[in-house]
RNA sequence: GUCCGCGUAGCUCAAUUGGAUAGAGCGACGGCCUCCGAAGCCGUAGGUUAGAGGUUCGAGUCCUCUCGCGGACG
Numbered sequence: 001g002u003c004c005g006c007g008u009a010g011c012u013c014a015a016u017u018g019g020a021u022a023g024a025g026c027g028a029c030g031g032c033c034u035c036c037g038a039a040g041c042c043g044u045a046g047g048u049u050a051g052a053g054g055u056u057c058g059a060g061u062c063c064u065c066u067c068g069c070g071g072a073c074g
Stems, first nucleotide, its partner, number of pairs: 001073007010026004019057001028044005050066005
C1' cells in the first nucleotide's frame, strides 16, 4: 500500500429479515439483613451504539468517507 473482520454501559457480551421504550451478567451506588463486615435479597444510576454524512415512514443493523484495533497478502 491492497483486501477482510471488528468497534454497543466502567468490563464481558446480546439485540431475529431494518420495526415496540437499546437489554443481560459482572462492577458501582443505595436499602434490607448483621454487633461490624462478607454472602444473600431488593432497588437505583450509568449509552452521542467510534466520528461524520447518506438511504428509508423507520438505522445498532444498509451505503460512503474518516478514526482505532486485529488479521491476510505484498
Model confidence (mean pLDDT): 80 of 100. Predicted 3D model of a 74-nucleotide RNA (transfer RNA) from a Phycisphaerales bacterium. It matches the Rfam family "tRNA". The family's RNA type in Rfam is transfer RNA. Gene Ontology term of the family: triplet codon-amino acid adaptor activity. Rfam describes the family as follows. Transfer RNA (tRNA) molecules are approximately 80 nucleotides in length. The source organism's lineage runs through Bacteria, Pseudomonadati, Planctomycetota, Phycisphaerae and Phycisphaerales. The RNAcentral record of the sequence draws on ENA.